Predicted 3D model of a 684-nucleotide part of an RNA (large-subunit ribosomal RNA, domain II) from a Leptospiraceae bacterium. The RNAcentral record of the full RNA draws on ENA. Its Rfam family is "Bacterial large subunit ribosomal RNA". Gene Ontology terms of the family: structural constituent of ribosome and ribosome. Taxonomically the source falls in Leptospiraceae (Bacteria, Pseudomonadati, Leptospiria, Leptospirales).
[in-house]
Context: one part of a larger RNA
Parts: sequence; C1' cells; structure tokens
RNA sequence: GCCGGCGAGUUACUCUAUGUUGCGAGCUUAAGACAGUGAGAUGUCGGAGGCGAAGCGAAAGCGAGUGUUAAUAGCGCGAGAAAAGUAGCAUGGAGUAAGCCCGAAGCCAGAUGAGCUAUCCAUGGGCAGGCUGAAAGUGAGGUAAAACUCAGUGGAGGGCCGAACCCGUUGACGUUGAAAAGUCUUGGGAUGACCUGUGGAUAGGGGUGAAAGGCCAACCAAAUCUGGCAAUAGCUGGUUCUCCCCGAAAUAGCUUUAGGGCUAGCGUCAUAUGUUUAGUCACAGGGGUAGAGCUACUGACAGGGCUAGGGGGCCCACAAGCUUACCAAACCCUAUCAAACUCCGAAUACUGUGACUUGAAGUAUGGCAGUCAGACUACGGGGGAUAAGCUUCGUGGUCAAAAGGGAAACAGCCCGGACCGUCGUCUAAGGUCCCAAAAUUCAUGCUAAGUGUGAAAGGAUGUGGAGAUACGGAGACAACCAGGAGGUUGGCUUAGAAGCAGCCACCCUUGAAAGAGUGCGUAAUAGCUCACUGGUCGAGUGUUUCUGCGCCGAAAAUGUAUGGGACUAAGCAUGAUACCGAAGACACGGGUGUGCAGUGAUGCACGCGGUAGGGGAGCGUUCUUUCAUCCGAUGAAGAUAUACCGAGAGGCGUAUUGGAGGAGUAAGAAGUGAGAAUGCCGGC
Repeated sequence: GCCGGCGAGUUACUCUAUGUUGCGAGCUUAAGACAGUGAGAUGUCGGAGGCGAAGCGAAAGCGAGUGUUAAUAGCGCGAGAAAAGUAGCAUGGAGUAAGCCCGAAGCCAGAUGAGCUAUCCAUGGGCAGGCUGAAAGUGAGGUAAAACUCAGUGGAGGGCCGAACCCGUUGACGUUGAAAAGUCUUGGGAUGACCUGUGGAUAGGGGUGAAAGGCCAACCAAAUCUGGCAAUAGCUGGUUCUCCCCGAAAUAGCUUUAGGGCUAGCGUCAUAUGUUUAGUCACAGGGGUAGAGCUACUGACAGGGCUAGGGGGCCCACAAGCUUACCAAACCCUAUCAAACUCCGAAUACUGUGACUUGAAGUAUGGCAGUCAGACUACGGGGGAUAAGCUUCGUGGUCAAAAGGGAAACAGCCCGGACCGUCGUCUAAGGUCCCAAAAUUCAUGCUAAGUGUGAAAGGAUGUGGAGAUACGGAGACAACCAGGAGGUUGGCUUAGAAGCAGCCACCCUUGAAAGAGUGCGUAAUAGCUCACUGGUCGAGUGUUUCUGCGCCGAAAAUGUAUGGGACUAAGCAUGAUACCGAAGACACGGGUGUGCAGUGAUGCACGCGGUAGGGGAGCGUUCUUUCAUCCGAUGAAGAUAUACCGAGAGGCGUAUUGGAGGAGUAAGAAGUGAGAAUGCCGGC
C1' cells in the first nucleotide's frame, strides 16, 4: 500500500411538542399483595400519591375575582366572550448522567525501582617497560664556626615517554546500522582529585550532582506502574442504505468576546387566518442627496481698484506733512471653491389611500434547525498614493449552494437556471477562411501600420472628412533672369564702428522697387544674401480650427505567441440579409410534487439545480412472535458467473460450486448498512 473483518447519536429518569390509543370533568395508579408459570408473560387487587376542573396575593386570606390603596378610582394578574384533560405507546427536542466516536499535554493518590547511572560507606584487587633524578644522609674541598662548592649515595613527584586499564580529541564509514551511539583512524590520562570487583546507603517536589537542568533501568524542567479515569478538550479528524419536497447564513445587539456562545434576522414543518403579500398606474405626503449657487449665510480663494491701519523712503526739535512696483481690514469690479456652507434643488427610494393585474405570497402561534471566517463584479462613498487579486461601509448581481454555452485555458465576467428520454425544431451570448458547426454574404467608406493582435505625456508636410481665413488671369505660391540705388561712412561711441559690437534717431531724394537694413562675412572696408520691385511661367497657394483611421514614443529573461494556421481582409466603421450556436424555448413520450375540478376513471394549471439544514416515503441486515403457509440430500445457507424486473436502496431466475439448513406473510425489538478517522486486528 491493497484486500478482508471490526469500527461512532445509545440507555435510564424527568420535562416538552407532535402523532396515536383508552377513558373523559375527570384521568391515573406506585411500592406491594394475590392468582398464574419450569422461569417468564399475563391477570386481579392496591387511591397512598400525581395532573386537571380557579384565580389573585409575600402571607393571613378572599374568591370569578383578587392584589395594591383611604378609595366602590386607576393599574397588575385572572375570569368571560371562545371551557379538556389525563394515562400509555411511538417519534422530534431539552436537562441530568462518560452521553456520537477516537485523541492530549497534564493534576492527585498509593506502590515499585540506585543489577543503568550520581554521590557516599565498608572490604578486596590492578597499573609492562623506559626516562628524569627533589629532600635527606655520606665523602672531599672550604670557613674561626657556618654559609657555600664538588663528587657520589639516595629515590621524591596530582613529574616525563609509553602498553594493560580508563577516556572519547580528529576524520571517514555507518544512518531500514553488525550496533536504539558502533567500527576504523587519530588522540587524552596512565602512582592518581587514578581505575576496578563484591557488599551496603540515599527515592520522586524527593535523591544525587567538581553544576550540564546532568543523572535516578535505551526519551527526566519532576521516574515508572496501578488507580481517580471513559479527567477535561469553546480544538483537529471521523460518523456507514435509497428516493421525493422545500431550502439558508457568513448580518445586528451583548459577551475576559472576537475561529466560541445567547437572542433577533434568514430556512423548514404543523396549525390558524384567507389576499392581509407582490407588481404597475393614479393621487396624497415629508426630505435636503446628485446637481447647482453664493452682494443668500458660514468660511476659503486669484487679479485689479479704492482706502483705514502697519512697514520703508523724504522731510523733520516735537507735532504734522509728502511719497511708496511693500503688507493689508472694510468696500467695489472681474474670476472661483466647500463632507462637517445653502437663496435653491431633482431622479430614485420610502410612507399612506384607491384601482387593476397575477397561482405569488403575507401574517400569527407552536416543533426542529443551521448560520455569526464570506469572495469577486458594477455603481455610490471612507481609509490608502482618486496603489493593490488592498481595506471598510451602502445598493444590485453572480459564486458560495449552479451544471450547460461563450470569454483559447479561467469559482465571482457575458448568456442561461440541468425531473428523465429523442441520430427532432427555433434561438441567447458569441460567432460563420482552415483547425472547428455556420457567409471566402451584400452595400458604402476608412486603414498600409500585420495597425488590427497591449500603454501615456509628448512629437511629426502620414492619410480621409468638415469648416474658417489670406493671396490669386489686374497673374498668386514655388523656381529661374534682372534690379536691390542716392544724401550717407546718419549721429553718438570707439583704435576702428562704413546697414549688420553697443546707444539714439529711423528722415529725405530718384524711382517699377530698394530697411539709416533679414542673415552670413571683414580689424574696419570689401564680398554674398534677404526684405521690396520688374520679367519668364500659367492655376491654384499659404495659415488655421474640429474630426476618422494610422506613425514614433515602445527594453526581460528556453523559442515566434491575435488560441494556432494564416489574413490586406479573414482588419476598422455604418447599414442589410441569411445561417451556426446551450442541459434556454418548442415538439413527442415518460416519471413525480402541489392546487383545482370530478362519485370515480381521469383531466387541467403551475412546478421538480442545490451545500448547511427542515419535512416526507421506502430498501436491506440480525433476532423474536405469528400461520392448519412453505422449500430442502431429486441438494438449504454461502460462493462464482449471468439473463430479467424496479426510479433507487434492491429483488428474482438459471448454471456451476457447496453439503445442512432456509424462505415467505403480518407485526415487534435492535450490538441494523463502511471508503476515508496518520482508525483497530489479520492476510499478502
């Protein structure tokens, strides 16, 4: 891991609701007794007691009333209108008990442990070999005597090297090991605070500890075993057959409360009521949101004017005065802003009344719940950065609890809500060149960028459409030819300044026209050029606004990347006609729920997605009872295979195997249904 078996709402009592049975203004016995029996069952007694028929009051008490009170008032609780209970059984639920099952870490009590290990006590044992050479003696030297020196003797030491022995430093191996701590290698101690045998001592909030919370029999921040004990677990996991009807919530308030509860909200079932519900329309209402507005308030705010006050300057002994591209109240003009501004003010929403429509609910009482982590999306806000697949509210939707079609794939987007069947039809969203069902459809335009098939500020003689304006056959725009002069080198400045460093002025003349000069250029001149004019040419040219589609801006990690192929439409815009396309609608057949009609058969109408959850109806297993019921060695149960029946749980037949019990009807009682619990036991 698989297979098989086992494996979880039970039982007792009390209360409560519903169903049902008996009796009924009553109902009922308990313990116990008697009868009965193999033991039961069962029957008969037993009225103690309980519930009900009357309530109110703390009570005395009074009583259809009573309490409060001075009250015959008011008020509270009752009676009445509208009077039913009680006992048993079954089922739903609650309470008390292990209380659906498994699961702690822990707490307490009593015992058992020091054959492991820690420390200690008593008594024994062990330490190859080699090295070093302390003190103290001795001898010699030396001294006044010592000190001291040398030699030799000697054999000290938590001394040195290194086996046994003890330890466990390094590395490798081992890691379902040879081993629940080892092997090899390397290393530390090795006469000592050494190692070790045997016997003994200390025991669990206790011991022992050269102290690591170490050790106390292979897991010690409180050993082990047994008991309290099925401790408790607002936590995790698991909880076993079928079909039918309905179908939630993820909110509010409170909570040592926030992943738990209680009440309400939302679900379901029963009873009652009988349109009270919902939608639309009409009418009647209140409102201060969106918007808008502000010399209509409260505030904010840009520029200017005017002008108190203040600052600066001038003047000034003081006071005063003058002035001001400064600050600025009030006022005026122009232009604005506001969730906590409003002279105004919708749409919606909400409330009421009436009518209409419609199989569509609503409300009350009672039984039983579940829910209290929500998610995304659209719109209206707050927080944040007008960030987040962010967070927090409001309104709607979907998911949750919803399958199907579309969006390549994709809970929350778009379409649409699956009772079952059909090789029938029509559509929705979305599509119709191929992958791949359906138009290589039609009409008119646009795009040239593979834009389409990802993006901004910003940029650009891309291109289509609609305007405005200027110039133009009295010849424009562009190009080419020619002119572009004189006073004058204007004045000033300057070394110079001559159209062209800079300052000032910017006139006059000739003329078709020509600036006291548009740019280049020179040291300054010169030179080139422009404005402006004539000619050549011959029809549009320049500027600008709005708008359609494009271009640039545009960098990411395996390899292109509209889903792919591909496409110049098979792209974009507008219009048109077909078709495809879903579990939608329709058609045909079938099942089932509710309501209505009918004596019935039956018909009609509306339904039948579904998690938590409520309600209903069934299948099967074991055992008991029942019956003038049955099967079985001519083969029971069980097993293997298979035909058939039923909507399903399941049923039934046949063959083989098997070798002795089994089935059916109607009831009853449960150790009553397995795939999950890191489930338990067994097999492989």